[in-house]
RNA sequence: GGACCCUUAGCUCAGUUGGUCAGAGCGGUGGACUCAUAAUCCAUUGGUCCUAUGUUCGAGUCCUAGUGGGCCCA
Numbered sequence: 001g002g003a004c005c006c007u008u009a010g011c012u013c014a015g016u017u018g019g020u021c022a023g024a025g026c027g028g029u030g031g032a033c034u035c036a037u038a039a040u041c042c043a044u045u046g047g048u049c050c051u052a053u054g055u056u057c058g059a060g061u062c063c064u065a066g067u068g069g070g071c072c073c074a
Base pairs, nucleotide, nucleotide: 001073002072004070005069006068010026011025012024013023019057027045028044029043030042031041032040050066051065052064054062
């Protein structure tokens, strides 16, 4: 220098070839249980969907440019 993939909650990820609520597990907080802790159970807490732009009635999803990361070629 070139090609490809990823970027969504504190962490690991899902999200239907654009549609009505943005989710799961773990974690945090409170409670139950226990002599106590752990485990278990209940409730609760969570997000400018990496940034900008375009298309559209409507974008996490599609276009374009960029940031960061991974991997391959040279």
A computed fold for a 74-nucleotide RNA from an Erysipelotrichaceae bacterium, annotated as transfer RNA. Rfam family: tRNA. The family's RNA type in Rfam is transfer RNA. It was read from a public genome assembly. The coordinates come from a structure-prediction model, not an experiment, and the mean pLDDT is 80.